The prediction has a mean pLDDT of 88. This is a predicted structure of a 339-nucleotide part of an RNA (large-subunit ribosomal RNA, domain IV) from a metagenome. The full RNA is in RNAcentral, with records from SILVA. It matches the Rfam family "Bacterial large subunit ribosomal RNA".

[in-house]
Context: one part of a larger RNA
RNA sequence: CUAUAGUUAAGGAACUCGGCAAAUUAGCCUCGUAAGUUCGCGAGAAGGGGUGCCUAGGGCAACCUAGGCCGCAGUGAAGAGACACCGGCAACUGUUUAUCAAAAACACAGCUCUAUGCAAAGGUGCAAGCCGAAGUAUAUGGGGCGACGCCUGCCCAGUGCUCCAAGGUUAAGAGGAGGGGUUAGCCAGUAGUAAGAUGCUGGUGAAGCUCUGAAUUGAAGCCCGAGUGAACGGCGGCCGUAACUAUAACGGUCCAAAGGUAGCGGAACUCCUUGUCAGGUAAGUUCUGACCCGCAUGAAAGGCGUAAUGACUGGUGUACUGUCUCAACUAUAGACUCG
Numbered sequence: 001c002u003a004u005a006g007u008u009a010a011g012g013a014a015c016u017c018g019g020c021a022a023a024u025u026a027g028c029c030u031c032g033u034a035a036g037u038u039c040g041c042g043a044g045a046a047g048g049g050g051u052g053c054c055u056a057g058g059g060c061a062a063c064c065u066a067g068g069c070c071g072c073a074g075u076g077a078a079g080a081g082a083c084a085c086c087g088g089c090a091a092c093u094g095u096u097u098a099u100c101a102a103a104a105a106c107a108c109a110g111c112u113c114u115a116u117g118c119a120a121a122g123g124u125g126c127a128a129g130c131c132g133a134a135g136u137a138u139a140u141g142g143g144g145c146g147a148c149g150c151c152u153g154c155c156c157a158g159u160g161c162u163c164c165a166a167g168g169u170u171a172a173g174a175g176g177a178g179g180g181g182u183u184a185g186c187c188a189g190u191a192g193u194a195a196g197a198u199g200c201u202g203g204u205g206a207a208g209c210u211c212u213g214a215a216u217u218g219a220a221g222c223c224c225g226a227g228u229g230a231a232c233g234g235c236g237g238c239c240g241u242a243a244c245u246a247u248a249a250c251g252g253u254c255c256a257a258a259g260g261u262a263g264c265g266g267a268a269c270u271c272c273u274u275g276u277c278a279g280g281u282a283a284g285u286u287c288u289g290a291c292c293c294g295c296a297u298g299a300a301a302g303g304c305g306u307a308a309u310g311a312c313u314g315g316u317g318u319a320c321u322g323u324c325u326c327a328a329c330u331a332u333a334g335a336c337u338c339g
Base pairs, nucleotide, nucleotide: 001334002333003332004331005330006329007328008327010325011324014323019320027051028050029049030048031047036041038147052069053068054067055066056065057064058063070074082318083317084316085315086314087313088312089310090309094106095105110145111144112143113142114141115140116139122131123130124129148305149304150303151302153235154234155233158232159231160228161227162226163225167223168222169221173217174216178212179211180210181209182208185204186203187202188201189200190199191198236254237253238252239251240250263297264294275291276290277289278288279287
């Protein structure tokens, strides 16, 4: 010096990002116990007192009562809650990153939307089939929110979904007007012949075969119409105005589908910002309570409260301490020296 234990004058968090670590507390009996509250809790709240041994009496006993005895110390060693106050988040017990994250994340009971009438919807499989379910809408699948309390505003223009089927558009198919190719025949020319037959060239051209093909007909869908937000989502700007000033209940104007309601608000959200005021401190970028000018809150991606709960997180206090002022000593194991 390192590690692990232990002790420490005076002070007592001055340490530090932060009381991290350590210390304090501790069993049992008894007295006593606040705010708040969902009346269950909170609560072992907090805070006191007792605790050994001997004798006697009482008692079935645990034990109680009285008197006495010893020590610094009687749950005599060991093991055995520190506590309180004010906030945030999550209701709660649970679950999770096996091996850096245990949480405010996930789940949850509960609320709600949606699908599904049974050969259910949905899932799985190529299929047979199976799960759903030996269930039947008080059931089952899917989405969201997440106990409880008070609530959950406006917008259906866009997107989605549901419904409607008049009109427009629209596929294959049906349909077949018409057109093209091919040519038996016919016509003209020509070669040829006594005349023919026959050949060649051009034109025209029925039926058949074949290629193509207009009108017309033709579903859902889309367009169109309606509904729907606990569907995806969205929820304004400028200017003026009151008898100090300031501000604007009020007015004007533009735009939009509608212009953010209740509540909360420098917040786990506030850039400017250590906003301003108040509290607490001698001194407070943190904390608490307010204000509202919300860069960029807001109502089931829920809003605001909320007792209890939490190895969660922020702030404060009491007790306590080698965390510190400031270090010292002891024990053990190393380190170091010698072998």